[in-house]
Model confidence (mean pLDDT): 80 of 100. The RNA shown here (FMN riboswitch aptamer (RFN element)) has 127 nucleotides. The sequence was found by an Rfam model in a public genome assembly.

RNA sequence: UAAAAUCUUCGGGGUGAGGCGAAAUUCCUCAACCGGCGGUAAAAGCCCGCGAGCGUUGGACAAAGUUCUGCGCAGAGCUUGUAAAAUUCAAGCGCCGAUGGUAAAGUCCAGAUGGAAGAAGAUAGAA
Numbered sequence: 001u002a003a004a005a006u007c008u009u010c011g012g013g014g015u016g017a018g019g020c021g022a023a024a025u026u027c028c029u030c031a032a033c034c035g036g037c038g039g040u041a042a043a044a045g046c047c048c049g050c051g052a053g054c055g056u057u058g059g060a061c062a063a064a065g066u067u068c069u070g071c072g073c074a075g076a077g078c079u080u081g082u083a084a085a086a087u088u089c090a091a092g093c094g095c096c097g098a099u100g101g102u103a104a105a106g107u108c109c110a111g112a113u114g115g116a117a118g119a120a121g122a123u124a125g126a127a
Stems, first nucleotide, its partner, number of pairs: 001127001005123006015031005032107002034097002036050004045095002053073004058068004077093005099110003
């Protein structure tokens, strides 16, 4: 300098008004707001990936069910400028948003006082 390992902590944001109606923070009108994690010549919701969700192969546990693993499905950006370098910055215009519930939801309620991508730290001390 520092690998594997074990443990601890942290780890998702956001809506109002009016209208119709028996009923809508879900529809319609107007005006708002939000953006997990890693990477990328330079900072990213919309470039490349990952995660949450759903489906499914195989395994573990007697079963239920839970869990591990592999696979599949799952959204959106352009223009100009600056620069050595930017679909990441600036300016402009635009777009997107899981599942279940409910009068049809990115913003309400629920799974979730959960889990994860990951971040930080501690122990230890191979080489």